[in-house]
RNA sequence: CUUAUCGAGAAAGACCGAGGGAAGGGCCCUACGACGUCUUAGCAACCUGUAAUCAAGGUGCUAACUCCCGUUCCGGAAAUGCCGGAAAAAGAUGAG
Numbered sequence: 001c002u003u004a005u006c007g008a009g010a011a012a013g014a015c016c017g018a019g020g021g022a023a024g025g026g027c028c029c030u031a032c033g034a035c036g037u038c039u040u041a042g043c044a045a046c047c048u049g050u051a052a053u054c055a056a057g058g059u060g061c062u063a064a065c066u067c068c069c070g071u072u073c074c075g076g077a078a079a080u081g082c083c084g085g086a087a088a089a090a091g092a093u094g095a096g
Stems, first nucleotide, its partner, number of pairs: 001096006011040005019029003024069003041062003045059004066090001071087006
């Protein structure tokens, strides 16, 4: 860079010790220990494998829809703001 998917699913323990959820805003998680590392377990999106399914393996994942919004368009509303919908952008993961 191309392409597919992103409202499903799946956590315990040990160590560490204050931040984390991509910027910003919101909202949330967190000393009843977050984030991170390791171990074990699990999930099943893509790939390998198989005649096919299973098993097995590689990557990935295991709070909240990619946590929500941000840009554009459409519809509604006592009308820039709020609500609903669609698309885009950005991001994540796989394969190439």

SAM riboswitch aptamer (S box leader) from Algoriphagus ornithinivorans, 96 nucleotides, folded computationally. RNAcentral records the identical sequence in 2 taxa. The sequence is in RNAcentral, with records from MGnify. Model confidence (mean pLDDT): 79 of 100.